[in-house]
RNA sequence: GACCCCGUAGCUCAGUUGGUAAAGCAUUGGACUGGCAAGCCAAAGGUCGUGGGAUCGAUUCCCACCGUGGUCA
Numbered sequence: 001g002a003c004c005c006c007g008u009a010g011c012u013c014a015g016u017u018g019g020u021a022a023a024g025c026a027u028u029g030g031a032c033u034g035g036c037a038a039g040c041c042a043a044a045g046g047u048c049g050u051g052g053g054a055u056c057g058a059u060u061c062c063c064a065c066c067g068u069g070g071u072c073a
Stems, first nucleotide, its partner, number of pairs: 001072004006067002010025003019056001027043004049065005
């Protein structure tokens, strides 16, 4: 330098023939207990890597860029 994969909550990740994003762990609260833990109930937490384009509408399509990893030179 060329090509490929990936980037979504604090962490691990699901979700794309385009229609206002799901779960587990962690956190907080409640109930329980003599007290704690585990288990139970509930809540909060997301400009879906950045910018632009097409679209009535983008996590999803197109372009550029940034970052991680890989292959080749």
About this RNA
Transfer RNA from Paramuricea clavata, 73 nucleotides, folded computationally. The source organism's lineage runs through Eukaryota, Metazoa, Anthozoa, Plexauridae and Paramuricea. It matches the Rfam family "tRNA". The family's RNA type in Rfam is transfer RNA. Its mean pLDDT, the model's own confidence on a scale to 100, is 82.